RNAcentral holds the sequence, with entries from ENA. Predicted 3D model of a 404-nucleotide RNA (Bacterial RNase P class A) from a bacterium. The gene name in the source record is rnpB. The prediction has a mean pLDDT of 75. Rfam family: Bacterial RNase P class A. From the family's description: Ribonuclease P (RNase P) is a ubiquitous endoribonuclease, found in archaea, bacteria and eukarya as well as chloroplasts and mitochondria. It is annotated as a ribozyme.

RNA sequence: UCGACGGACCGAACGGUCGCUGCCUGUGUGGGAUUCUCCACAUGGGGAGAGGAAAGUCCGAACUCCACAGGGCCGGGUGCCAGUUAACGACUGGGGGCCUUAGCGCAAGCGAAGGGUCACGGAAAGUGCCACAGAAAUGAUACCGCCUAGGGCGCAAGCCUUGGGUAAGGGUGAAAUGGCGGGGUAAGAGCCCACCGCCCGGAACGUAAGGACCGGGGCACGGCAAACCCCACCUGGAGCAAGGCUGGCUGGGAAGAGAGAGGCCCGCUCGUUUGUAUUCCCGAAAAGGCCGCCAGAGCCCUGUUCGUUCAAGACAGGGCCUAGAGAAAUGACCGUUCAUCCCGAGGGAGGGCGCAAGCCCGAACAAGGGAGGACAGAAUUCGGCUUACAGGUCCGUCGAAGGC
Repeated sequence: UCGACGGACCGAACGGUCGCUGCCUGUGUGGGAUUCUCCACAUGGGGAGAGGAAAGUCCGAACUCCACAGGGCCGGGUGCCAGUUAACGACUGGGGGCCUUAGCGCAAGCGAAGGGUCACGGAAAGUGCCACAGAAAUGAUACCGCCUAGGGCGCAAGCCUUGGGUAAGGGUGAAAUGGCGGGGUAAGAGCCCACCGCCCGGAACGUAAGGACCGGGGCACGGCAAACCCCACCUGGAGCAAGGCUGGCUGGGAAGAGAGAGGCCCGCUCGUUUGUAUUCCCGAAAAGGCCGCCAGAGCCCUGUUCGUUCAAGACAGGGCCUAGAGAAAUGACCGUUCAUCCCGAGGGAGGGCGCAAGCCCGAACAAGGGAGGACAGAAUUCGGCUUACAGGUCCGUCGAAGGC
């Protein structure tokens, strides 16, 4: 310097012009009120205005309403240990298994450091399943082979047949009833022995999961629980269109006066009736209004006899205010830059061919020209996870090349 991986962070900048959505504020006109001031329209000024994932809605909460004596069944979830957290299936640390291997070992096998990975309670409670292939997939009914007994054939070697032994060898398979070396045997076999593996018991140490190490046992217990199931623990439902206050038009019911007006009975008056203003109650609810609704498990910085090997985190101090919105604003254009990409006169590190003259290839750099900005879009809020993402910065580990 380049590349890979991991972690943290940024995710265009500045200026001009024109806009968009709220908020604050001034002026003018009109209207309502006539003490404050309110509404509508027009116009001016100020200030604010998306994300690291705002996304998927997968998990956990806050908040709200509904339900709820107590116990059980059914259902759902989680599942090594410890810690963190408001909580979690999240995070942090630890333990263990598997893969990878420097090395050790005749071999089986063991295996440091580093990296990767794990849905990591139980398969010696029961049930179920284990494709294809294979004789057989879990009470091994022995396919080939090996050994052996009887019978038959054959001069013999041997062949055929019936039965028995055999899991050492072959073959099938993801998996075949521990492995390896030796003894042993008719052939074989933990049948016996050493080692490896496994199981059981103890155990320094560790909060724990676990476990250095020690002893015992010929060795049983194939795999699958992301199949049923068993064990332990947890577990009501719906979601901001939650929910609360208010509420126009329209509708129903009750009460209903003085004066006056109208209709009817009428020539007039009295009276009666219909019924009005008005008041109260009930229902309904404009995709009306206000609240919920943004100062919060908030963000940034610093520190610690906190936590710890390091952590996740905890606490203390200081600073900051940063959209609240209604189907939904946060943008467009121009100019100058910036990352990046393409072309590129030139350039010529270096390399090749050639006897040579020379010829050919050609990296960095590069005047200039052109392109050009990812994924995406707040809608009650927060903590996680997952997924998408042009390009860039910093740190760490590993590798390669070159220089001193």